The part of an RNA shown here (large-subunit ribosomal RNA, domain VI) has 268 nucleotides and comes from uncultured Granulicella sp.
Taxonomically the source falls in Granulicella (Bacteria, Acidobacteriota, Terriglobia, Terriglobales).
The prediction has a mean pLDDT of 87.
It matches the Rfam family "Bacterial large subunit ribosomal RNA". Rfam links the family to the GO terms ribosome and structural constituent of ribosome.
Context: one part of a larger RNA
RNA sequence: CGUAGGAGAUUUGAAGAGGGCUGUCCUUAGUACGAGAGGACCGGGAUGGACGAACCUCUUGUGUUCCAGUUGUCCUGCCAAGGGCACGGCUGGGUAGCGAAGUUCGGUUGUGAUAACCGCUGAAUGCAUAUAAGCGGGAAGCACGCUCUAAGAUGAGAUCUCCCAACCCGUAAGGGAAAUGAAGGGCCCAGGAAGACCACCUGGUUGAUAGGCUGGAGGUUGAAGUGCAGUAAUGCAUGUAGCUUACCAGUACUAAUCGCCCGUUCGG
Numbered sequence: 001c002g003u004a005g006g007a008g009a010u011u012u013g014a015a016g017a018g019g020g021c022u023g024u025c026c027u028u029a030g031u032a033c034g035a036g037a038g039g040a041c042c043g044g045g046a047u048g049g050a051c052g053a054a055c056c057u058c059u060u061g062u063g064u065u066c067c068a069g070u071u072g073u074c075c076u077g078c079c080a081a082g083g084g085c086a087c088g089g090c091u092g093g094g095u096a097g098c099g100a101a102g103u104u105c106g107g108u109u110g111u112g113a114u115a116a117c118c119g120c121u122g123a124a125u126g127c128a129u130a131u132a133a134g135c136g137g138g139a140a141g142c143a144c145g146c147u148c149u150a151a152g153a154u155g156a157g158a159u160c161u162c163c164c165a166a167c168c169c170g171u172a173a174g175g176g177a178a179a180u181g182a183a184g185g186g187c188c189c190a191g192g193a194a195g196a197c198c199a200c201c202u203g204g205u206u207g208a209u210a211g212g213c214u215g216g217a218g219g220u221u222g223a224a225g226u227g228c229a230g231u232a233a234u235g236c237a238u239g240u241a242g243c244u245u246a247c248c249a250g251u252a253c254u255a256a257u258c259g260c261c262c263g264u265u266c267g268g
Stems, first nucleotide, its partner, number of pairs: 001152001005163007015149004021049007033038001051106005059100004066093005071086006110144003117137004164267001167176003179265001184262004188204005209255003212251005218244003225238005
């Protein structure tokens, strides 16, 4: 820009894309078959490999925003307690998120038309012949079925809902006067399990969108101070302590203020 007014939702599916893999074991059955050796079709069940998707309950990794221990040195006047630097100083753990080595799931079944191939009926050719007329069976393949995209499918589809003032003259076509900015969308702002930007999604005081605060979960592992024991290092008690990021709630304390713009008047 188009989709013959504008808008908000919900959709149909032309056409595309993805997927389709396979082993082993048990059973049928040591049966059919075979002199024996050996050893099935068909059918039923179990369990794997690789591949793929989703997810984070478990396991595990990361987690330079969390906790603890610890070395050297400098600083906070000193002790104690802390802070800086040294690869994040080093070490041990670890929330959320993200991930796999973790968890769950998938390929199937089925329908139709067929290939090779196998048939029925059957003449040409009194026989024969699956073929000439006619009728069947038959594949991991084809068309569906499963998942996803999809009306710029210009062949531009469908459904629901919302919006568009009041007059004068005139039978009408038309003419005149006077105003107005709808539904909805955007800008802007607070943000996001959305994201390169854009887009998408949530919220904008009629508000829990983010921060803060409060509580909780989870993490770390027993804070500081004081008391007691010990010559001391240190230990014990106070104490399920202290601290705590991204998690879950509650709470308007802070910030989403106030506004502006686009979009018209019934549609060739």